[in-house]
RNA sequence: UGGACAGUAGCUCAGCUGGUAGAGCAGGCGACUGUUAAUCGCCAGGUCGUUGGUUCGAUCCCAACCUGUCCAG
Numbered sequence: 001u002g003g004a005c006a007g008u009a010g011c012u013c014a015g016c017u018g019g020u021a022g023a024g025c026a027g028g029c030g031a032c033u034g035u036u037a038a039u040c041g042c043c044a045g046g047u048c049g050u051u052g053g054u055u056c057g058a059u060c061c062c063a064a065c066c067u068g069u070c071c072a073g
Stems, first nucleotide, its partner, number of pairs: 001072007010025004019056001027043005049065005
């Protein structure tokens, strides 16, 4: 420098042909227990990498850019 892939909750990741985003773990509260742990229930937590474009409507489609990983040189 060129190409491919990835970027969504604190972490690991889903999200079906575009219709206002979920799970597990972690966190908080409670139940249970002599106490912890385990188990169970509930709650909270997101400008979906950034900026534009298309569209009635974008995590999803298009473009540029940023970051990371890999390949080639």
The RNA shown here (transfer RNA) has 73 nucleotides and comes from a Bdellovibrionota bacterium. Its Rfam family is "tRNA". Taxonomically the source falls in Bdellovibrionota (Bacteria, Pseudomonadati). The RNAcentral record of the sequence draws on ENA.